[in-house]
Context: one part of a larger RNA
This record gives sequence, structure tokens and C1' cells, in this order.
RNA sequence: CUGGGCUUAAAGGGCGCGUAGGCGGCUUCCCAAGUCAGGGGUGAAAUCUUUCGGCUUAACCGGAAAAGUGCCUCUGAUACUGGCCGCCUCGAGGGAGGUAGGGGCGUGCGGAACUUCCGGUGGAGCGGUGAAAUGCGUAGAUAUCGGAAGGAACACCGGUGGCGAAAGCGGCGCGCUGGACCUCUUCUGACGCUGAGGCGCGAAAGCCAGGGGAGCGAACGGGAUUAGAUACCCCGGUAGUCCUGGCCCUAAACGUUGAGAACUAGGUAGUCGGCCGGACAUGGGCUGACUGCCGAAGCGAAAGUGCUAAGUUCUCCGCCUGGGGAGUAUGGUCGCAAGGCUGAAACUC
Repeated sequence: CUGGGCUUAAAGGGCGCGUAGGCGGCUUCCCAAGUCAGGGGUGAAAUCUUUCGGCUUAACCGGAAAAGUGCCUCUGAUACUGGCCGCCUCGAGGGAGGUAGGGGCGUGCGGAACUUCCGGUGGAGCGGUGAAAUGCGUAGAUAUCGGAAGGAACACCGGUGGCGAAAGCGGCGCGCUGGACCUCUUCUGACGCUGAGGCGCGAAAGCCAGGGGAGCGAACGGGAUUAGAUACCCCGGUAGUCCUGGCCCUAAACGUUGAGAACUAGGUAGUCGGCCGGACAUGGGCUGACUGCCGAAGCGAAAGUGCUAAGUUCUCCGCCUGGGGAGUAUGGUCGCAAGGCUGAAACUC
């Protein structure tokens, strides 16, 4: 240098935007850098290889050839790569007209439930469990009716249904705003793909400051259970859960499956569009995008996967290299901290 892999054995970065770089559609002329052909120069000697010779032979030594896969230069070739000037429209993007959606941010409103408070009725229990007890209640609880306040979450619809890059998103209205899809083929004319660094987003928990606090509830207290019970069960309950601003940056961040492109049998279902017909329209056919299930071939160690590939190929990035030690130590860097990122070795099996 080549060679193997990454759904479950070790291995896809949590996700996006994008810099350098890598790679890149169709086509004409030109250039000739890569590439190819031929010529010339050089590629010291020794060594290596072949061969001839000298020591009786060999080692060794002397001569010759070859090799030295390279570099430079000249001439030529132009298919491919590259460069330059153009052309093109199928990639990509724009425009016009539409469609669906819990996509995001802000703001206003609503009802049920719950808790607390006030008032009425009422009068002894309530609550809780396997059974109990702690707890609450004659200072009137539970139950029930009326009223008030507060905070959080939005039953039914609701769906292998929808949207979003991922994290994630669910009452209703309004305002602002991102993306997708379909149709028309109107415009630009390769403007593309990927993406080391970088930048941004990133559940929950946690942190800082200020608010808020109904329910729930780490810690904590009590009651049970038990040999014990720092638990499971019960009664309470603080942080927290909620809001604003700022940090943290992790995850079974999972489809345990990176992104883009092309190609490769079918069947069936759902969501959202577009189109078609003499009649048959609660229906049929055609055509896109997305989401499931079953499966040909193929692939796979098997399980399985199978046009949403884990099939057949191309481009680019990330990652793996026996188990433990260890995601530890150390250094660096980020963080208020907790800690994150990067990340060994000895030793041992």
C1' cells in the first nucleotide's frame, strides 16, 4: 500500500445549516496539465542479476552486459479526467394556481376535574388496605347544594392517522411565521451532492436570578409489612414539576439501520392531492407524495430484510479492530456547579 466491516456480534456522529476539501448531467470548438506513444539526456561507483575470465575449487577478485520500474526534455495522439469559450434541459432552483397538517412563536378565550376558602343542609364517622394503622372529624369532617379564588393539564374526536431535520408537537380563536405536496411546463441554465473544522438546535433531570405553586411528588417524617425493610403498600410532604431570562448538552437522543442518486416482481390497506368517461358514479380507471402490513428474486450466521432494502451500484462524511482495567487516569478544552467533550497505559484473562 492493498485487503474486512458498522439492524441484533465491536462499530452510524442526537439533529440541522454550512467552510475547506472530495465527487459531479448533456453537448461543440480550442488547450494539452493528468493520460498514452516514440526519440534524446540522465539515472556515479560498489552491491543485486546474467555472462566471460583469474587464483587447483569456492569464497573472493577482474571484464562485459542487463537492470536501475525514476526524473528531465523534444515530437506526436486527444477517447477519458482537467482547463477555457459557448450551447442545452432531464438534475437543482424560481414563478403562477391550489391543497392538507397537534410544524414554530406570541396573544386572548373556554369547559370538565381538582384543591382551598365562604355560606346552606346534615350529625358521626371519613379515609385507607391483603388486613390494618398513622391521618382527618362534634372547634361539625366525609356526603350534598350554592358562591369565590387558584394553578396545571386539555377527556371524547384520536386513528400501525397528521406535521417537523431531530429533540418533539394535541381544547378553541386571532396575529406573525417555517416547511412539504399537487397542477401548469412559464423562467434561470448545472446554479448540484456530501461535508473535516465551524455555527445553530437539542427530551428529562440539574444549575443561576425573578415569579408562581392546584395536583403530583425525589429527599424527609410517620404508619404497616418483615428476621431486618434505609423498599414494594398507606398517611403526610420540601425541592422539583409551571412561567420569564440565562446556563447545562446528556439519553435505549432507537428504525439500536448516516446523507444523496439511479436501477430491480407483485399483493393489500391508510393519509393528502391531480386527472379521465356515451351510460354504468354510495362506483370505476389513470397518475403523484407520504405512512403501514404481507411477500418474488436477491441478500443475510440466522432472526429477518425485501422499491420506506439489510438487494444491485456510485459519491461524500462518521465510526469499529478481543474481554476486563475504563469512558477510568493524565493533559487539553468547555461549564457557576453537577459535569461534558477529547481520551490512554501498566496489569490481567
Molecule: small-subunit ribosomal RNA, central domain
Organism: soil metagenome